[in-house]
Context: one part of a larger RNA
RNA sequence: GAAUGAACGUUAGCGGCGUGGAUUAGGCGUGCAAGUCGUGCGAGAACCAGCCCCUCUUCAGCCUCCUCCUGGUGGACUGUGUCCAUUCGCGAGGCUGCCGAUGAGGGGCUGGGGAAAGCGGCGAAAGGGUGAGUAACACGUAGUUACCUGCCCCAGGGACCGGGAUAGCCUCGGGAAACUGAGGGUAAUACCGGAUAAUCUCUCCGGAGCAAAUGGUGAGAUUCCGCCCUGGGAGGGGCCUGCGUCCUACUAGCUUGUUGGUGAGGUAACGGCUCACCAAGGCUGAGAUGGGUAGCGGGCGUUAGAGCGUGGCCCGCCACACUGGGACUGAGACACUGCCCAGACUCCUACGGGAGGCUGCAGUCGAGAAUCUUCGGCAAUGGGCGCAAGCCUGACCGAGCGACGCCGCGUGCGGGAUGAAGGCCUUCGGGUUGUAAACCGCUGUCAGUGGGGAGCAAAUCCAUGGGAGUUAUCUCCCAUGGUUGAGCUAUCCGCAGAGGAAGUCCGGGCUAAGUUCGUGCCAGCAGCCGCGGUAACACGAACCGGACGAACGUUAUUC
Repeated sequence: GAAUGAACGUUAGCGGCGUGGAUUAGGCGUGCAAGUCGUGCGAGAACCAGCCCCUCUUCAGCCUCCUCCUGGUGGACUGUGUCCAUUCGCGAGGCUGCCGAUGAGGGGCUGGGGAAAGCGGCGAAAGGGUGAGUAACACGUAGUUACCUGCCCCAGGGACCGGGAUAGCCUCGGGAAACUGAGGGUAAUACCGGAUAAUCUCUCCGGAGCAAAUGGUGAGAUUCCGCCCUGGGAGGGGCCUGCGUCCUACUAGCUUGUUGGUGAGGUAACGGCUCACCAAGGCUGAGAUGGGUAGCGGGCGUUAGAGCGUGGCCCGCCACACUGGGACUGAGACACUGCCCAGACUCCUACGGGAGGCUGCAGUCGAGAAUCUUCGGCAAUGGGCGCAAGCCUGACCGAGCGACGCCGCGUGCGGGAUGAAGGCCUUCGGGUUGUAAACCGCUGUCAGUGGGGAGCAAAUCCAUGGGAGUUAUCUCCCAUGGUUGAGCUAUCCGCAGAGGAAGUCCGGGCUAAGUUCGUGCCAGCAGCCGCGGUAACACGAACCGGACGAACGUUAUUC
């Protein structure tokens, strides 16, 4: 000088892009981080509608007649009363009804509706985190083969006939809970048997053996979505080998499944991988064995390069998931948010017994010089499931916090000498701060405020129209219209107004930049040399100056 996942001190206007638990792989409350499919299956709650049943509450309706009284209306006779018709009220009688009607509650059946749970399929082995362990075929590189491979692509075949269960459900239990027992009964793309059988497997080459879901959608399936067998591919993985990969000899010998063979077992597969027997080998000064340290690489830092140092973020590989061990399921695990056992720790308990695992995202305590929000969204990209719509996704995309880093911008611009006041110095004349300020003129970046606004969005899907694929419920293409933004906003316009925005370190030499006062080997400084004991350019302060500048110094570490 350059560099850093930095920290500390002083200071601090804005933005973009990055980046942020390096220490205790110490302990964790809480929420979320892996589900999805009803186009595999049975069943089906709430709710809505209709019908029926039960309980309770409340209750009259209709018809007829006659007499009397009264009122109204109309008509007739008659002459102020009578008669007729009609209506209302009162009274009487009869009929219907309490097996009814109305309302409320409960129950049942049917239809719609689809929640929660269950069986089944796929996924959960990815994605995400960390660096404990590991000096090793772990990684890197170059090879190799005795192997496996769900989903995806290509090709060739096939899917026939049957069966018995079991969840859910119902009934009865046990337990504080976690959970769990018995009986009854039900479905499937769940499970099983038989048939069929080759390009598959075995083979003594004669032969023997092995499968499936006429499932789903639909009016209709060879055709769409699926199922079974075989071969090939793509991508992924397993195993093996050459070479490379830190320090230590004050670690010199190490090894008994050890080294090799035969046979067997085991594995997807070779092999002491395991076992029986046989032989006595194998490694080592070109460093075995032991000890220490460490994830490895692409890279990154530095440098003219060689080299040296380093492995944080991003990418590839490995390893780990409270500690140790184990297997199960599966194409794939010996499985971070699966299971079992043991241990430590924490929690619940009715004391009999149970529950848990943030090295996921946030967050908390502890330790530490030190490292963030218990945020928004699935809009984009990607992933899982699904025919699809869609659902899930702390991956991811965004926002928040931190000058932690890099980069950019600003804190004004021009004029302005009576060289003002004040400060400091002074030989008392003056010098300096210093065009600096004031003052005059101007501009409007950023921030502020108000408004406009492209893009990140193209798909999917819906509707209409057209075209291609012989058929088709399927696929593809095109056009038009509609549908989807968490967040970021580039950029433009208006408003106001120099207003809101400069510090830090240093000034003896190295090393750019000095005077005065205070202090008096004190207080202190210091990277090295060294300063300070009465005139300190080295301590403290002031003024002045130098360097860098939203930073500047210090410490630590690397070259």
RNAcentral holds the full RNA, with entries from ENA. Predicted 3D model of a 559-nucleotide part of an RNA (small-subunit ribosomal RNA, 5' domain) from an uncultured prokaryote. Its mean pLDDT, the model's own confidence on a scale to 100, is 81.